Predicted 3D model of a 1436-nucleotide RNA (small-subunit ribosomal RNA) from Rhizobiales bacterium LX78. The RNAcentral record of the sequence draws on ENA. Lineage of the source: Bacteria > Pseudomonadati > Pseudomonadota > Alphaproteobacteria > Hyphomicrobiales. The coordinates come from a structure-prediction model, not an experiment, and the mean pLDDT is 86.
[in-house]
RNA sequence: AAUCAACGCUGGCGGCGUGCCUAACACAUGCAAGUCGAACGAGAAAGUGUAGCAAUACAUGAGUACAGUGGCGACCGGGUGAGUAACACGUGACUAACCUACCCUCUUGUGGGGAAUAACCUUCCGAAAGGAGGGCUAAUACCGCAUAACAUCGCGAGGUGAGAUUCCUUGUGAUCAAAGGAGCAAUUCGCAGGAGGAGGGGGUCGCGGCUGAUUAGCUAGUUGGUGAGGUAACGGCUCACCAAGGCAGUGAUCAGUAUCCGGCCUGAGAGGGCGCACGGACACACUGGAACUGAAACACGGUCCAGACUCCUACGGGAGGCAGCAGUGGGGAAUUUUGCGCAAUGGGGGAAACCCUGACGCAGCAACGCCGCGUGGAGGAUGAAGGUCUUUGGAUUGUAAACUCCUUUCGAUCGGGACGAUGAUGACGGUACCGGAAGAAGAAGCACCGGCUAACUCUGUGCCAGCAGCCGCGGUAAUACAGAGGGUGCAAGCGUUGUUCGGAAUUAUUGGGCGUAAAGGGCGCGUAGGCGGUUCGGCAAGUCUCUAGUGAAAUCUCAGGGCUCAACUCUGAGUCUGCUGGGGAAACUGCCGGGCUUGAGUGUGGGAGAGGAGAGUGGAAUUCCCGGUGUAGCGGUGAAAUUCGUAGAUAUUCGGAGGAACACCAGAAGCGAAGGCGGCCAACUGGCCCGAUACUGACGCUGAGGCGCGAAAGCGUGGGGAGCAAACAGGAUUAGAUACCCUGGUAGUCCACGCCGUAAACGAUGAAUGCCAGCCGUUGGGGAGCUUGCUCCUCGGUGGCGCAGCUAACGCAUUAAGCAUUCCGCCUGGGGAGUACGAUCGCAAGAUUAAAACUCAAAGGAAUUGACGGGGGCCCGCACAAGCGGUGGAGCAUGUGGUUUAAUUCGAAGCAACGCGAAGAACCUUACCAGCCCUUGACAUGGCAGGACGGUUUCCAGAGAUGGAUUCCUUCCCUUCGGGGACCUGCACACAGGUGCUGCAUGGCUGUCGUCAGCUCGUGUCGUGAGAUGUUGGGUUAAGUCCCGCAACGAGCGCAACCCUCGCCCUUAGUUGCCAUCAUUCAGUUGGGCACUCUAGGGGGACUGCCGGUGAUAAGCCGAGAGGAAGGUGGGGAUGACGUCAAGUCCUCAUGGCCCUUACGGGCUGGGCUACACACGUGCUACAAUGGCGGUGACAGUGGGAUGCUACUUCGCAAGGAGAAGCGAAUCCCAAAAAGCCGUCUCAGUUCGGAUUGUCCUCUGCAACUCGAGGGCAUGAAGUUGGAAUCGCUAGUAAUCGUGGAUCAGCACGCCACGGUGAAUACGUUCCCGGGCCUUGUGCACACCGCCCGUCACACCAUGGGAGUUGGUUCUACCCGAAGACGGUGCGCUAACCGCAAGGAGGCAGCCGGCCACGGUAGGGUCAGCGACUGGGGUG
Repeated sequence: AAUCAACGCUGGCGGCGUGCCUAACACAUGCAAGUCGAACGAGAAAGUGUAGCAAUACAUGAGUACAGUGGCGACCGGGUGAGUAACACGUGACUAACCUACCCUCUUGUGGGGAAUAACCUUCCGAAAGGAGGGCUAAUACCGCAUAACAUCGCGAGGUGAGAUUCCUUGUGAUCAAAGGAGCAAUUCGCAGGAGGAGGGGGUCGCGGCUGAUUAGCUAGUUGGUGAGGUAACGGCUCACCAAGGCAGUGAUCAGUAUCCGGCCUGAGAGGGCGCACGGACACACUGGAACUGAAACACGGUCCAGACUCCUACGGGAGGCAGCAGUGGGGAAUUUUGCGCAAUGGGGGAAACCCUGACGCAGCAACGCCGCGUGGAGGAUGAAGGUCUUUGGAUUGUAAACUCCUUUCGAUCGGGACGAUGAUGACGGUACCGGAAGAAGAAGCACCGGCUAACUCUGUGCCAGCAGCCGCGGUAAUACAGAGGGUGCAAGCGUUGUUCGGAAUUAUUGGGCGUAAAGGGCGCGUAGGCGGUUCGGCAAGUCUCUAGUGAAAUCUCAGGGCUCAACUCUGAGUCUGCUGGGGAAACUGCCGGGCUUGAGUGUGGGAGAGGAGAGUGGAAUUCCCGGUGUAGCGGUGAAAUUCGUAGAUAUUCGGAGGAACACCAGAAGCGAAGGCGGCCAACUGGCCCGAUACUGACGCUGAGGCGCGAAAGCGUGGGGAGCAAACAGGAUUAGAUACCCUGGUAGUCCACGCCGUAAACGAUGAAUGCCAGCCGUUGGGGAGCUUGCUCCUCGGUGGCGCAGCUAACGCAUUAAGCAUUCCGCCUGGGGAGUACGAUCGCAAGAUUAAAACUCAAAGGAAUUGACGGGGGCCCGCACAAGCGGUGGAGCAUGUGGUUUAAUUCGAAGCAACGCGAAGAACCUUACCAGCCCUUGACAUGGCAGGACGGUUUCCAGAGAUGGAUUCCUUCCCUUCGGGGACCUGCACACAGGUGCUGCAUGGCUGUCGUCAGCUCGUGUCGUGAGAUGUUGGGUUAAGUCCCGCAACGAGCGCAACCCUCGCCCUUAGUUGCCAUCAUUCAGUUGGGCACUCUAGGGGGACUGCCGGUGAUAAGCCGAGAGGAAGGUGGGGAUGACGUCAAGUCCUCAUGGCCCUUACGGGCUGGGCUACACACGUGCUACAAUGGCGGUGACAGUGGGAUGCUACUUCGCAAGGAGAAGCGAAUCCCAAAAAGCCGUCUCAGUUCGGAUUGUCCUCUGCAACUCGAGGGCAUGAAGUUGGAAUCGCUAGUAAUCGUGGAUCAGCACGCCACGGUGAAUACGUUCCCGGGCCUUGUGCACACCGCCCGUCACACCAUGGGAGUUGGUUCUACCCGAAGACGGUGCGCUAACCGCAAGGAGGCAGCCGGCCACGGUAGGGUCAGCGACUGGGGUG
């Protein structure tokens, strides 16, 4: 785009069309083919009239109706598409092989006779349908005779023609006709013979149009001939005889499917699909068979027979055929009225009038389709109300509505009223059309709005409900579900579903491919076929041109015309791309003929080679056997063991046996068609290459089928068997180990003969020919040059690189995957599956050929960036190693899990949670629990009213919050003097409040990789692109640090530096600091001084700068080099790139959404966060002598201090108490530093260790019960250096020692900071962990914690096998044999003719025969359904 459509929602009108696609299923009822009295005979009745009392008669009805004989028609028209793959259809020829009623033209004739028979009458049979006998009768019914030709037949002659018994002309002989009717008549309608025409039909042939080869062979009337029969006619159409043919890979036969065409739909076309309606042809008429009649039928509304079905029946028998029009049932998703009329068109009959006509013309039903029209038009902003959204301002619906003015198509209503009808006749129809009046009046829906694809928001829902054409939406902010508002599209329709074509170059003729995506046959030989060098001549099949015929109409296109337009329709023109005849051309193809040599081949001279097959022969090695020497192991592995060996192995040596394979040479080498081929020698044999030259003269290329060859394994028969070695056994390894490793070991490997016929049979690249840059190897041959071992040329092979070109890229590139030609093979999404079934081959294994159901939305190729690897290279890091000290064991502290609980608030979860948030939970904190209370609230803003507010004392109730009473004191700011503001209380409402949820809605902040050296950009260049380059490479560095090179050149964020601090020096400044010199003191205490220390400001200093070596002369590196306080970033800190982990935090804060609102908010008391069988992390103290205890009275540096630090004195054993100076601190205080040194203890659960417990105290605080810290006395647990495992540290570091601070009323083993003493070790980078760069593989990309294979278990689905069973179809053989025609017979019967008669001719019945439908029996083929059980497959 289309549709014979259907379904859903909706539905105003008209025109024109269309309407059982399914059950060729079954049919009630009515109608659909009759007509003619001018062919013929016969011939009523009802009714009416007259007469009669009536019966009845007569007339009329009426020569009417009904029926019969006869004629014509019924073979047309109408329906349907079952069958049919066929001369059925289409198209074009042919018929020298034919027919044709009615119609037309021409011509001739129509004479004279005869015998019957229906109707009717009558008898009889039957339920009926029907039938039988007898009698009468007519014809345009039937039958002789006459006549007759240009008819027919026989014989003869001539002609046309390619061809003649057959056609034409002609001679002669024989044979064959007829019907009358009407009319007063004229005449007319008929009848018979012949010729011709028109239209119609029969037959034959060429060409054309379906699928399957998992259908490859089919055929006995089969193919042909002769003769006969038959037909309108040719013909095996039929029959007899003879011959053995005919068809088929250009697809016979078989199977499946199917009416065919003009045309219709689609498409740019070529094509593809379809064959409804209309038109042409065919076939069929309940199923099967058969003939009759006729001009024509083997006959839709005829006959006979058989069958199934339905109906009637008196059970004896009968009747029927809607695939005609309506209609019914049924089937189905689905398809109309039992209408009107013969008025028109057409048909039949008739002389005509006329009759008949479900053909046809009309109407009805159905949005089924196409076309047209309408549902109003103009104005109208407060941009109304309502709805929706909202950032709350507004926006939108929206000029839309209301409202004002106007119009009346269509519909409805009133009136008029056709054409169609050339004379009459109108079903449609009071229709079309015209006119009038009224009134916006009666008339809009459907789908969609994530992308494709025009159109967006809110709410609800929460991987639910649902959507979905594909991709895909939905798991709490859904433009995708549902509703709404708005929008988009189409519109009396709109969507959905089905189907067809298109897009699809996705079957590729136009117009595709096959190295790796699907796809080159494993290789050759060769048949058919296809294709084929050069030249000349001829022919004209293909080809081209002109012309003629045909190509029906409709359709289509164009131009006009008619319905108001259009759809529709009419007229004309074109098209109909085709087929056929004729004339012509000769370039190309073809065919015929004659030449040619370049393709191909032959001869000749040389050459290389693991080419093939058979025979012979050689040495090394392994193994075995015999002998010698010799002794305890050998062998094997990562390490072992099994095995072998004291019965003498292994080792060594002499000799022997046997089988298999041929080291070095050896090479990208050579040969072969491929598979493949390797010691040596000779004989046999195939192919190839080169040189010169002669010959043949296109002999060529490819190759469906076919034939042959064809690795390994395997199979058969017979040999052989050394080594190796499936299976198998044992030993190991392992969680297991039906493996990898080891020890053995059988088939097999070898030979002969025969099978198999497959491989990643690969260059994953079919064969042949020509053409298209090169360079470098190698191999075989030939030639040339010289400088004789090189160079050049050339032919054949085999490799590497590379240009053009090609390719999706990778890559290929004269050995093409380039440019072309020819031929063959093969492909068409993945899985199912190279499977099933069938067939062929095979001894088997199996091979070849080769599907479908079902299922998925991918499967796949090449390349890119990452990530990963028990891949590689390079390099870092307390990463390992080397060391030192710990943890893991004990007790305690602390955090966590778990458990418990009314609650044990919450968070943190590998590293990167766990002495973490928490730099301090008795109350508070506090978020948790129990109980008691408050509700505009503890806190903010706004309104109204009132008032100052506030502080303080005391008392009562209560656990307190709170409530009540009470004493005293006090009283703001501005002012225009009206008042206003701040503050408090009360009231009502907006609101407050939430440590409630979501860190996966977020901001901010933080952790981590990682202080790792990386991460990017601009421009350029390369690539189809993703991307690459830069950033890779060579060096170097702590570093993407720097240098060099380079299609890159630059730049940014990181690195480094700039900042702070420590270390040296200088300078400035000296108080509270300092004291060398001078005085002085117990004392830097004081004078004095500012040199030093120190303090804290400013400077200097270090840069690989210098030297040597090394390196590319660079960057840099090396040096127990110099100098220097410091040397190669001098030490430490701060500083954290792009990003990763949906990392952490909604309980710091902020914040979207959701939730609570007399509570999930607020207040209070008490409790809990401190629980305790356990488990883990982090620490402290120890286990002791490098120690404990006692003594001694040396040496620091940070810091802190006012409800504070507290000297000093005093009391207490002590914690501490009492007094009390100084200090807001370089001045005073905390403050004692400790390890150190000296003495003692002497290896023990101790003079170690201090847990636990008892008791008495101290301090803080409203308060130490749950639940603080400290002191004294007493008690004195575990623990004697810690399993597997694991942590920190590279120098002022580890270790060890003490000190200070934050938090804090009190509480420190934690955290942060300070100094004292002060080591050991680093060979080195193999390994573990983490990281960086380059490279490689990848089927990974939520990226190896990835992906993913197979079995098993469960569910579902389709399918193969299957004992069988049911049905369809078909074949063969046989049996039966209706009707019928044919043949025979016909002694029964018999009008016409012959005959005087007898009788005959002819005919009929009957009987017989072969043929034959249906039916039956038996056996095959094939297809389908079902099937216990079973096999694999798919999906989850």